[in-house]
Molecule: transfer RNA
Organism: Actinomycetota bacterium
RNA sequence: GCGAGAGUGGCGGAAUAGGCAGACGCGCACGGUUGAGGGCCGUGUCCCCGCAAGGGGGUGGGGGUUCAAGUCCCCCCUCUCGCA
Numbered sequence: 001g002c003g004a005g006a007g008u009g010g011c012g013g014a015a016u017a018g019g020c021a022g023a024c025g026c027g028c029a030c031g032g033u034u035g036a037g038g039g040c041c042g043u044g045u046c047c048c049c050g051c052a053a054g055g056g057g058g059u060g061g062g063g064g065u066u067c068a069a070g071u072c073c074c075c076c077c078u079c080u081c082g083c084a
Base pairs, nucleotide, nucleotide: 001083002082003081004080005079006078007077010026011025012024019067027045028044029043030042031041032040033039046057047056048055049054060076061075062074063073064072
């Protein structure tokens, strides 16, 4: 240089014939159980505003298509694999 694949919460990772983003697990926080700890069980856990109800933003960065984009198209960045 050429080709292919990948990038989503703190971490691993779901959602792809475009239609509720963050399922499920780990971790963490609080509570229960225990003499205590571990284990187990319950609730919560992307960010911002709000007392709440609720509202807004968010899938590596930027743009496009569409009523609607993590998903399709274009450019760029990073990583992995192959070829030279």